[in-house]
């Protein structure tokens, strides 16, 4: 310098062919349970999906540059 792979909740991650409320699991937070604390059960809060333009009746999803990371030629 070249080509490719990630970025989505505090973490770790899913999200199909673009299709209508953006979800899991830990972790927090409230309650039930109990001599207590764990464990279990029940519900609760947390996200402008990396950024910035596009495209589209609709964009996490598709294009464009751009940044953080990785991994491989050179």
């Nucleotide at each position: 310098g070249g080509u490719c792979c990630u970025u989505u909740a505090g973490c770790u991650c899913a999200g199909c062919u673009g299709g209508u409320u953006a979800g899991a699991g830990c972790a927090u937070c409230u309650g039930a349970c109990u001599g207590u604390u764990a464990a279990u059960c029940a519900g609760a809060g947390g996200g402008u999906c990396c950024a910035a333009g596009g495209u589209u009746c609709a964009a996490g999803u598709c294009c464009u540059u751009g940044a953080a990371g990785g991994a491989c030629c050179g």
This is a predicted structure of a 74-nucleotide RNA (transfer RNA) from a Saprospiraceae bacterium. It matches the Rfam family "tRNA". About the family: Transfer RNA (tRNA) molecules are approximately 80 nucleotides in length. Rfam classes the family as a transfer RNA. The same sequence occurs in records of 2 taxa. The RNAcentral record of the sequence draws on ENA.